[in-house]
This record gives sequence, structure tokens and C1' cells, in this order.
RNA sequence: GCCGCGAAAGGGCAAAACCCGGGUAACCGGGUGACGCAAAACUACCUGUCCCUGCCGAGGGAUAGAGGGGUUGCCAAA
Repeated sequence: GCCGCGAAAGGGCAAAACCCGGGUAACCGGGUGACGCAAAACUACCUGUCCCUGCCGAGGGAUAGAGGGGUUGCCAAA
């Protein structure tokens, strides 16, 4: 000097539940609320799971806080 790890600091996000709203539904948005998260930021490309339709070949939708991949990002001690 480089790589890995990520203590600390400044902060960030927001599970379940409840209320309001959207949707056939999965689920999503807003508020309250914090289970947790160092990518719990974005992305539906792959797998999984869930919903709807069906002529049961399949098609459409959802889930990124289920896993993988891609993109981007704050601070970094020992």
C1' cells in the first nucleotide's frame, strides 16, 4: 500500500399487531408501533412460496424482511 472482517460514531430502515384505504385474492399504501436488520437500499433474471383464471398444456399477479444473481451506497478501530 492492497484485500478481508466490522468495534465505535453519526445516523437509516421497520416485523407482528391495531386503525384507515386499495385489491377477487396473495398482497400493497398511509398512520401508530418495534421483532429485528451492515445493505431489511433498488431490481421479479433464477429457484422457492403464495394468490387468481383455466381447455389442468399453461397464463396472469404477489413476495426483495425466503435463498441466489445484478446494480448502487455512509463510516470504518483492533
Record summary:
The prediction has a mean pLDDT of 88. c-di-GMP-I riboswitch aptamer from a Nitrospirota bacterium, 78 nucleotides, folded computationally. The organism belongs to Nitrospirota, within Bacteria. Its Rfam family is "c-di-GMP-I riboswitch aptamer". Rfam links the family to the GO term cyclic-di-GMP binding. The sequence was found by an Rfam model in a public genome assembly.